[in-house]
Bacterial RNase P class A from a Thermodesulfobacteriota bacterium, 391 nucleotides, folded computationally.
The source organism's lineage runs through Bacteria, Pseudomonadati and Thermodesulfobacteriota.
It matches the Rfam family "Bacterial RNase P class A". By type it is a ribozyme.
A source record names the gene rnpB.
The sequence is in RNAcentral, with records from ENA.
RNA sequence: GACGUAGGGCAGACGGUCGCUGGAACCUUUGUCGGGUUCUGGAGGAAAGUCCGAACACCGUAGGGCAGGGUGCUCCAUAACGUGGAGUCGCGGCAACGCGAAGGAAAGUGCAACAGAAAAUACACCGCCUGCCCGUCCCUCUCACGGGAGAAACGGGUCGGUAAGGGUGAAAAGGUGCGGUAAGAGCGCACCAGUCUUCCGGGUGACCGGAGGGCUUGGCAAACCCCACCCGGUGCAAGACCAAAUAAGGAAGCGUUUGAGGGCUGCCCGUCCGAGCUUCCGGGUAGGUCGCUUGAGGUGUCGGGCAACCGGCAUCCCAGAGGAAUGACCGUCGUUCCGUUCCGGGUAACCGGUGCGGAAAACAGAAUUCGGCUUAUGAACUGCGUCGGCC
Numbered sequence: 001g002a003c004g005u006a007g008g009g010c011a012g013a014c015g016g017u018c019g020c021u022g023g024a025a026c027c028u029u030u031g032u033c034g035g036g037u038u039c040u041g042g043a044g045g046a047a048a049g050u051c052c053g054a055a056c057a058c059c060g061u062a063g064g065g066c067a068g069g070g071u072g073c074u075c076c077a078u079a080a081c082g083u084g085g086a087g088u089c090g091c092g093g094c095a096a097c098g099c100g101a102a103g104g105a106a107a108g109u110g111c112a113a114c115a116g117a118a119a120a121u122a123c124a125c126c127g128c129c130u131g132c133c134c135g136u137c138c139c140u141c142u143c144a145c146g147g148g149a150g151a152a153a154c155g156g157g158u159c160g161g162u163a164a165g166g167g168u169g170a171a172a173a174g175g176u177g178c179g180g181u182a183a184g185a186g187c188g189c190a191c192c193a194g195u196c197u198u199c200c201g202g203g204u205g206a207c208c209g210g211a212g213g214g215c216u217u218g219g220c221a222a223a224c225c226c227c228a229c230c231c232g233g234u235g236c237a238a239g240a241c242c243a244a245a246u247a248a249g250g251a252a253g254c255g256u257u258u259g260a261g262g263g264c265u266g267c268c269c270g271u272c273c274g275a276g277c278u279u280c281c282g283g284g285u286a287g288g289u290c291g292c293u294u295g296a297g298g299u300g301u302c303g304g305g306c307a308a309c310c311g312g313c314a315u316c317c318c319a320g321a322g323g324a325a326u327g328a329c330c331g332u333c334g335u336u337c338c339g340u341u342c343c344g345g346g347u348a349a350c351c352g353g354u355g356c357g358g359a360a361a362a363c364a365g366a367a368u369u370c371g372g373c374u375u376a377u378g379a380a381c382u383g384c385g386u387c388g389g390c391c
Base pairs, nucleotide, nucleotide: 001387002386003385004384005383006382007381010378012333013332014331015330016329017328018327020042021041022040023039024038025037026036027035028034044363048374049373051372052371053370054369055368056235057234058233059232068231069230070229071228072227073087074086075085076084077083088102089100090099091098092097103226104225108224109223110220111219125166126165127162128161129160131158132157133156134155135154136153139150140149141148142147174192175191176190177189178188179187193216194215195214196213197212198211199210200209201208202207239290240289241288242287249281250280251279252278253277254276261273262272263271264270297316298315299314300313301312302311303310304309335360336359337358338357339356340355342353343352344351345350
């Protein structure tokens, strides 16, 4: 100088003025409501997204299975988890370190663009090679001088062999060497690699190390599928209680020409209608109360554990509203940055202190409650580590 990683804090402080909201006490009031005074509590690290997991509540549920969904290396943590911790293996990085839905492809089915001969029952485009056919040239033998025969090389064709070499691709049927072969090939051997397996050693385990033996089986399961494990639904608008009103239903009383009750309304008489009427229970709408915040709780300390986390003791009570409060303004101080005065240090760049002026301070906002994850976000600080340059 460039990076990596871990961590826990802050989210301005104090004062004044004006407000909002929960609770308690007192005053006002016959009392409720309302009003007033005093005291006291009043957003977050994410309150957010509502993505996982729970508590709690109601509904469902004998038990088992199918279907459907989820999870998927190991051990540990936890109320639980798809979360966390510590590891294993793989990949990336010079490294610190980071990332990983990381079971099974030798149960079966299926898929692979373009390119390429061939993409899984391997394949033969170029190349390499044996045989056969044709041709050329050279050599040898023979001859009746026209030819004939043989062998090597080269060129072309053809039946085949060959996966060593070239070329294509994200991926081409282990790698290197020797042998072998017409040329080749795990065809054979040695070493290496991978995989399965037996034994030994280490580890709780994933797995690692060593020795022996068999084999060389390509990839994809965030394709179907197989295997193992887990899973009932709805969410505080859950739900419980009180309860004006109304309907059904029930009980008691009174009443049906011995006329309850109602209309004509101040009352009586009269007249008309007339089979129900009254009370209570029940029911549960409006409304109200509870659920509601003491909890897998916070802080401190001690102990256990590598850690996540767990335990002991002490101490604290910290929003609980429901069209929904937690705010606005002013002053002083502080933080960081910029400009600048002065002082000190230094050769200098610059560093430290001091005064003045200016600027900046985010994301966001409880609504039953917890544990996580993810996302948004300001200004700093601390620890550890890596690589490079110079001395």